[in-house]
RNA sequence: AUCAGAGUAGCUUUACCGCGUGAAGUGUUGCACCAUGGGAUGUCGGGUGUAAACGAACACAACUGUGGCGGUGGUAAGGCGCGUCCGCUGAU
Numbered sequence: 001a002u003c004a005g006a007g008u009a010g011c012u013u014u015a016c017c018g019c020g021u022g023a024a025g026u027g028u029u030g031c032a033c034c035a036u037g038g039g040a041u042g043u044c045g046g047g048u049g050u051a052a053a054c055g056a057a058c059a060c061a062a063c064u065g066u067g068g069c070g071g072u073g074g075u076a077a078g079g080c081g082c083g084u085c086c087g088c089u090g091a092u
Stems, first nucleotide, its partner, number of pairs: 001092005010080009019070003028052007038086005058067003
């Protein structure tokens, strides 16, 4: 020098434990901020707060449980998985 590889935030599937169903949560938009391969930087990706709009599936029973529902929360495993520059590993 060339080639290849490792590695993020996250996304998805499954399992388990929860939450709500007297409606939170999820999702959408505006504003502000934050973090994001090993380092720096960064968003049309992610998170937090706030405001606005929109919006739902409950049923049964032995009476406090069961079964559902929600583009629902968390954990674990599998799969997918950084743009630019620099670095790391291996091979030539």
Annotation:
This is a predicted structure of a 92-nucleotide RNA (THF (Tetrahydrofolate) riboswitch aptamer) from a Mollicutes bacterium. The coordinates come from a structure-prediction model, not an experiment, and the mean pLDDT is 87. It was read from a public genome assembly, where an Rfam model found it. Rfam family: THF (Tetrahydrofolate) riboswitch aptamer. The literature on the family includes a 2011 paper in Structure by Trausch et al., "The structure of a tetrahydrofolate-sensing riboswitch reveals two ligand binding sites in a single aptamer". Rfam describes the family as follows. Tetrahydrofolate (THF) riboswitch was first reported for Ames et al. as an RNA motif in 5' untranslated (5'-UTR)regions of folate transport and biosynthesis genes in Firmicutes genomes.